[in-house]
Order: sequence, then structure tokens, then C1' cells
RNA sequence: GCCGGGGUAGCUCAGCCUGGUUAGAGCGCCAGCCUCCACAUCUGGAGGUCGCGGGUUCAAAACCCGUCCCCGGCA
Repeated sequence: GCCGGGGUAGCUCAGCCUGGUUAGAGCGCCAGCCUCCACAUCUGGAGGUCGCGGGUUCAAAACCCGUCCCCGGCA
């Protein structure tokens, strides 16, 4: 340099192909419940510029362009 995969909550990941429900799950965190105390279970809650910038559109995590980073392959 070329090709492929990836970047979404603190962590691991869905959702993207086919644009439209309020952006989700598990774990973790906080509170409650329980307990002599604590853990676990159960209930509730907080937490998001969807890597970044721009474009298309009534509407973008998704489509288009540029760009940064990570992983693998080729040279």
C1' cells in the first nucleotide's frame, strides 16, 4: 500500500442487510426488599455526541462521502 472484519451504556454484545415503536439485553453499579449482619434471589433506578466530521432525507446507529483507531490476511 491492497483486501476483509470491527468501533453502540463501566464491561461483553444485539440492532445496521430492508431508514420510522421512546436506542436495547446480560453482567456490573445504586436503592429497596430480605437478614442479627452480609451475600444470593426478587423489585425498582441511574448510566448513551451509536469512533469523529459532513451529506441525502420529513426522518439516519442504519444509506452516501471523507477521516481516526483496533484485529486479521496479502504484498
Transfer RNA from a Nitrososphaeria archaeon, 75 nucleotides, folded computationally. NCBI's taxonomy places the organism under Archaea, Thermoproteati, Nitrososphaerota, Nitrososphaeria. The sequence is in RNAcentral, with records from ENA.